[in-house]
RNA sequence: GAAGCUGGCCAGACAGUCGCUGCACUCGCAAGAGUGGAGAGGAAAGUCCGGGCUCCAGAGAGCAGGAUGCCGGUUAAUGGCCGGACGCCGCGAGGCGAUGGAAAGUGCCGCAGAAAACAUUCCGCCGAUGGCCGCGCGAGCGGAUCAGGCAAGGUUGAAAUGGCGAGGUAAGAGCUCACCGCGUUCGUGGUAACACGGACGGCAGGGUAAACCCCAUCCGGAGCAAGACCAAAUAAGCAGGCCAUGACGUGGCUCGCGUCGCUUGCGGGUAGGUCGCUCGAGCGUCAGGUAACGAAACGCCUAGAGGAAUGACUGUCCACGACAGAACCCGGCUUAUCGGCUGGCUUCACUU
Numbered sequence: 001g002a003a004g005c006u007g008g009c010c011a012g013a014c015a016g017u018c019g020c021u022g023c024a025c026u027c028g029c030a031a032g033a034g035u036g037g038a039g040a041g042g043a044a045a046g047u048c049c050g051g052g053c054u055c056c057a058g059a060g061a062g063c064a065g066g067a068u069g070c071c072g073g074u075u076a077a078u079g080g081c082c083g084g085a086c087g088c089c090g091c092g093a094g095g096c097g098a099u100g101g102a103a104a105g106u107g108c109c110g111c112a113g114a115a116a117a118c119a120u121u122c123c124g125c126c127g128a129u130g131g132c133c134g135c136g137c138g139a140g141c142g143g144a145u146c147a148g149g150c151a152a153g154g155u156u157g158a159a160a161u162g163g164c165g166a167g168g169u170a171a172g173a174g175c176u177c178a179c180c181g182c183g184u185u186c187g188u189g190g191u192a193a194c195a196c197g198g199a200c201g202g203c204a205g206g207g208u209a210a211a212c213c214c215c216a217u218c219c220g221g222a223g224c225a226a227g228a229c230c231a232a233a234u235a236a237g238c239a240g241g242c243c244a245u246g247a248c249g250u251g252g253c254u255c256g257c258g259u260c261g262c263u264u265g266c267g268g269g270u271a272g273g274u275c276g277c278u279c280g281a282g283c284g285u286c287a288g289g290u291a292a293c294g295a296a297a298c299g300c301c302u303a304g305a306g307g308a309a310u311g312a313c314u315g316u317c318c319a320c321g322a323c324a325g326a327a328c329c330c331g332g333c334u335u336a337u338c339g340g341c342u343g344g345c346u347u348c349a350c351u352u
Base pairs, nucleotide, nucleotide: 001348002347003346004345005344006343007342008341009340010339012317013316014315015314016313017312018311020039021038023036024035025034026033027032041323045334046333048332049331050330051329052328053223054222055221056220060255061254062253063252065219066218067217068216069215070084071083072082073081074080085099086097087096088095089094100214101213105212106211107208108207109206122154123153124150125149126148129147130146132143133142134141135140162180163179165177166176167175181203182201183200184199185198186197187196188195189194227275228274229273230272237266238265239264240263241262242261246260247259248258249257282300283299284298285297288293
């Protein structure tokens, strides 16, 4: 100097004029007025997860079903986050991972190929031993390959009955041996996942569980249009069904428990107001911790609209402003995105 990897912060600023909404205080019978201070995000989005809260409800247990899936930690909780192990990718900093079990069982592996589970042989190799033919007095020699032996070589395929090398054999084969793989077992390190090492064994053909399944852990439901209260109005409306051996009770089924009514269709009334509604698993500093997190103590208060509040104008600066507006609240994930500032680390080239 160039090219990369990985964190953090900001989200137009300042001034003036007018305007909007809540809260606190004062004045006012009320309407309203004054003063003070506050007023959309890093994703407010998607509604994908986990909860708080409210109700069913004073009740549970089991089955079915669903979710997660390496180990440890963190948290209110999670499938999140942090750290680690293993696997794959990258020269590297780093990134990704739907990461338990195939020796409990079932299923699937098309076409091709001899053959994809039971074991077999299309091309091929051998033919020592027994048989055939020729030579030979004989011993024996030679030839083709029948019986028979082989699965090492070749074909096919994603994958071919452990791999590779040596010995051995008629030719071959874990047949034998060394190394690797696999299985059993022991030791060392580690909380653990796991890693390393030793001994024994020629050794169950492979793959697939984002196939069924098995194993471990966890799981009531519905949702602020939840729910509570006040006021008002109408037609104590009409016609049916079940009815204690019954019906109903917030996912399904069974048992249990509770209540005494439940329910279908037609028709009529109301849709007004108050609360829920913002002080929170809150924020900041910080011991401790590799980190995520975070005790005690001290300090701080930071939107609550209700058809939906922050807008308009002027001037200056500049990075010339993208994606984009709370609706009960919080912790995450995912998606969209103009530009600025900044920490750590990696590789390459050159110079000293």